[in-house]
RNA sequence: GUGGCUGUAGCUCAGUUGGUAGAGCACCAGAUUGUGGUUCUGGUGGUCGCGGGUUCAAGUCCCGUUAGCCACC
Numbered sequence: 001g002u003g004g005c006u007g008u009a010g011c012u013c014a015g016u017u018g019g020u021a022g023a024g025c026a027c028c029a030g031a032u033u034g035u036g037g038u039u040c041u042g043g044u045g046g047u048c049g050c051g052g053g054u055u056c057a058a059g060u061c062c063c064g065u066u067a068g069c070c071a072c073c
Stems, first nucleotide, its partner, number of pairs: 001072007010025004019056001027043005049065005
């Protein structure tokens, strides 16, 4: 340089045919407990890597760009 894959919550990852973004862990509060932990209940947290385009509507489709990984040269 060329081609491909991945990027979504603090972390690990789902997200179907485009239709109001989710789970587990973590964190916060409460219950339980002599304290802690475990367990149970509730809650906070997101410019979906970035910039544009298409669309009534985009995490999803299109273009560009960027970071990581893989293959080839």